[in-house]
RNA sequence: GGGGAUGUGGUCCAAUGGUACGACGCCUGCCUCCAGAGCAGGAGAUGGCUGUUCGAAUCAGUCCGUCCCCA
Repeated sequence: GGGGAUGUGGUCCAAUGGUACGACGCCUGCCUCCAGAGCAGGAGAUGGCUGUUCGAAUCAGUCCGUCCCCA
């Protein structure tokens, strides 16, 4: 330099163009002598920009990060 894959809460992971799912973790309450376990509730995410569309995590372009292949 060329090609390909990939990017979603703190971590892992789902979502056929139509309310962003779940697990672990975290916070609060109940329970307990305390803690753990259990039960109930809660906060927290689509890498950036632009475009297509009534509607984008999803499609397109570009940039950035990570991984792989070629040179």
Molecule: transfer RNA
Organism: Halomarina ordinaria